[in-house]
Molecule: Bacterial RNase P class A
Organism: Chloroflexota bacterium
RNA sequence: CAAGCAGGCCGGGUGGUCGCCGUCUUGGGGAUGACAAGUCUUCAAGAGGGAGGAAAGUCCGGGCUCCAUCGGGCAGGGUGCUGGGUAACGCCCAGGAGGGGUGACCCUACGGAAAGUGCCACAGAAACCAAACCGGCCCGUCUAUGGCGGGCCAAGGGUGAAAAGGUGAGGUAAGAGCUCACCAGCGGCUGGGUGACCAGUCGGCUGGGUAAACCCCACCCGGAGCAAGACCGAAUAGAAGGACGCUGAGGACGCCCGACCGAUGUCCUUGGGUUGGUCGCUUGACUCUAGCGGUAACGCUAGGGCUAGAUAGAUGGCCACCGGUUCGCUUUAGGCGAGCUACAGAACCCGGCUUAUAGGCCUGCUUGGUCC
Numbered sequence: 001c002a003a004g005c006a007g008g009c010c011g012g013g014u015g016g017u018c019g020c021c022g023u024c025u026u027g028g029g030g031a032u033g034a035c036a037a038g039u040c041u042u043c044a045a046g047a048g049g050g051a052g053g054a055a056a057g058u059c060c061g062g063g064c065u066c067c068a069u070c071g072g073g074c075a076g077g078g079u080g081c082u083g084g085g086u087a088a089c090g091c092c093c094a095g096g097a098g099g100g101g102u103g104a105c106c107c108u109a110c111g112g113a114a115a116g117u118g119c120c121a122c123a124g125a126a127a128c129c130a131a132a133c134c135g136g137c138c139c140g141u142c143u144a145u146g147g148c149g150g151g152c153c154a155a156g157g158g159u160g161a162a163a164a165g166g167u168g169a170g171g172u173a174a175g176a177g178c179u180c181a182c183c184a185g186c187g188g189c190u191g192g193g194u195g196a197c198c199a200g201u202c203g204g205c206u207g208g209g210u211a212a213a214c215c216c217c218a219c220c221c222g223g224a225g226c227a228a229g230a231c232c233g234a235a236u237a238g239a240a241g242g243a244c245g246c247u248g249a250g251g252a253c254g255c256c257c258g259a260c261c262g263a264u265g266u267c268c269u270u271g272g273g274u275u276g277g278u279c280g281c282u283u284g285a286c287u288c289u290a291g292c293g294g295u296a297a298c299g300c301u302a303g304g305g306c307u308a309g310a311u312a313g314a315u316g317g318c319c320a321c322c323g324g325u326u327c328g329c330u331u332u333a334g335g336c337g338a339g340c341u342a343c344a345g346a347a348c349c350c351g352g353c354u355u356a357u358a359g360g361c362c363u364g365c366u367u368g369g370u371c372c
Stems, first nucleotide, its partner, number of pairs: 001368010012322007020050002023047010052343001056354002059352005064225004069259006076221005081095005096110001097108004111216002116214002118210003133157002135153008165183006186203007229279004239270006250261002286305008323341008
């Protein structure tokens, strides 16, 4: 210098002007009130605050709230190498195995096929248990380099995604784990590791694939969601009729059972009406710095920081200047002109994942080339 790999970060700035939503202060008016304080409300002025890295998709996991509470079974759903982190997770970290890359590094639904069942299209003789199309070998026979009949074989060919260990040697009529060596797989033992697993050694040579097919195994899972829910107001009220019920109706919203609660009770029908306000609401499993523990994710301790809360939904529009970047023309301290300046907008709150994103910056590493 070129090509790459991994990780982190930014994602416009300044001023003017016209607006929008909260908060605080001051002043004026109104309501209440003891005509005091206080509270509520309204107007004006001033001060200060006002979207994101994904606020998005709503795909996972939790907090919070209600269903009064607890447990067991069935059904259903989810996860799936090992160890750890966490409030929890399908997330993250570290490791193992397999695969890809020269490499930095990347990818993996990665439990069980020796519990059982199913399936394996087409082709092929045969797709789990046995089988033989071409072929090889032996014997018999005939019209004899061949045909026919009987038997042995599974090496070679052919089919297929896959033919049941692979390669080589010995062996044989020809062959074959038939025997041997090495390799792969399986099982036993020894050693190492918390473990996934790894290394060594011995054994008989084997039992096809498929579980993002049923299934088996292990672990996890109650439901609804801030329109949750609480209070004020006038309404989940109050009223009428009926059914059931302390020998237990009903109760957590797939079903069953046990405990527990349970009577001014539960359910059904009729009829009845508000569409307002306040809270929940933003200080939180928050964040920054330092120290300590840990390979790391992360944890502990100390100190500091405060950062929107609307309710049909504010956070905006316009102008000027400066940036950034691409192209063109001039020409090289550069100047001028034109284009572009993304994705996208909080609605109870967090942790993740995924997806979108103009342009740019930083750190570490790899491979190749060149120069000193």